[in-house]
Context: one part of a larger RNA
Molecule: small-subunit ribosomal RNA, central domain
Organism: metagenome
RNA sequence: CUGGGCGUAAAGGGUCCGCAGGUGGAUCACCAAGUCUGAUGUGAAAGCCCCCGGCUCAACCGGGGGAGGACGUUGGAAACUGGUGGACUAGAGUCCGACAGAGGUCGGCGGAAUUCCCGGUGUAGUGGUGGAAUGCGUAGAGAUCGGGAGGAACGCCAAACGCGAAAGCAGCCGGCUGGGUCGAGACUGACACUGAGGGACGAAAGCGUGGGGAGCGAACAGGAUUAGAUACCCUGGUAGUCCACGCCGUAAACGAUGUGUGCUCGCUGUGCGAUCCUUAACGGGUUGCGUGGCCAAGCCAACGCGCUAAGCACACCGCCUGGGGAGUACGGCCGCAAGGCUAAAACUC
Numbered sequence: 001c002u003g004g005g006c007g008u009a010a011a012g013g014g015u016c017c018g019c020a021g022g023u024g025g026a027u028c029a030c031c032a033a034g035u036c037u038g039a040u041g042u043g044a045a046a047g048c049c050c051c052c053g054g055c056u057c058a059a060c061c062g063g064g065g066g067a068g069g070a071c072g073u074u075g076g077a078a079a080c081u082g083g084u085g086g087a088c089u090a091g092a093g094u095c096c097g098a099c100a101g102a103g104g105u106c107g108g109c110g111g112a113a114u115u116c117c118c119g120g121u122g123u124a125g126u127g128g129u130g131g132a133a134u135g136c137g138u139a140g141a142g143a144u145c146g147g148g149a150g151g152a153a154c155g156c157c158a159a160a161c162g163c164g165a166a167a168g169c170a171g172c173c174g175g176c177u178g179g180g181u182c183g184a185g186a187c188u189g190a191c192a193c194u195g196a197g198g199g200a201c202g203a204a205a206g207c208g209u210g211g212g213g214a215g216c217g218a219a220c221a222g223g224a225u226u227a228g229a230u231a232c233c234c235u236g237g238u239a240g241u242c243c244a245c246g247c248c249g250u251a252a253a254c255g256a257u258g259u260g261u262g263c264u265c266g267c268u269g270u271g272c273g274a275u276c277c278u279u280a281a282c283g284g285g286u287u288g289c290g291u292g293g294c295c296a297a298g299c300c301a302a303c304g305c306g307c308u309a310a311g312c313a314c315a316c317c318g319c320c321u322g323g324g325g326a327g328u329a330c331g332g333c334c335g336c337a338a339g340g341c342u343a344a345a346a347c348u349c
Stems, first nucleotide, its partner, number of pairs: 003321004007303002012317001014201004021194003025088001027086005033081002035077007048066007091191001092188004096183004103177007110154001115149007125136002162169002206247006215241002220236004258316006266294012298305002322349003331342004
């Protein structure tokens, strides 16, 4: 430089925003950089192609001719790309009205349950297991009733539901706040798509400082099991799990499927909105957006995918290139650390 690929074989970046870059709707005029075309210059020799010749032939060699670039200069063309200017509304966006929602953040409040403490009743067990034991209990446990403390999580509703870019989000009320969808018009006039670097967000675990600590529970201790049992089971139990602030930046961060746009047969369910019909209500038809199932064509190695594509196309980014060594070493950057990111080779099959 080029080819083939990336759901499961190697391969989609965890997600989004976005500078540069790449790409870009429809119309008119101009320019002529790209593009196309004419002329001219250059294109050394050797080589290449054609012809002739020399070594007995050939290779090899000599002579003549030809061809030859995305190059320079110059004349021209204007469809396409590009540039400049004008005008457009189908992309994109703004305004107005309505709607749904566990979207985010802060504050307040609530009930059930576990545990603990106090008191009442009450007596010999309780707990746990495959069976046991450790443990708890006559200093009165467990059970039951009343009172209190405290922390964490929010039953039913609840759904294949909804919302969010992803991570993720669920008791109730309030404050602040992001996004989405639909409806009829008005407005801006390509303002767009993607996005190397970069930035922000990013489950759990982990780290720092301070708080909190009910339940659960790595580590740890004990009891069992076992040939052993540094386990699985049981009784305890510290970090942690929770809060505030600051780090970490990973994951089977998965739909193992990047983002955006256009095109293409149907059936069925469901959430939200609109509209029409009907109704007391439910409901039915159409339509937009979202979300499931089954499938035509097509695709696929198969499985399967199939208007939410893995179909048919276009734009841009990321990534793969036999297994092991290895997501490792070294170096660099980041981090308090743990470690993260980038990322080989020898050797070996």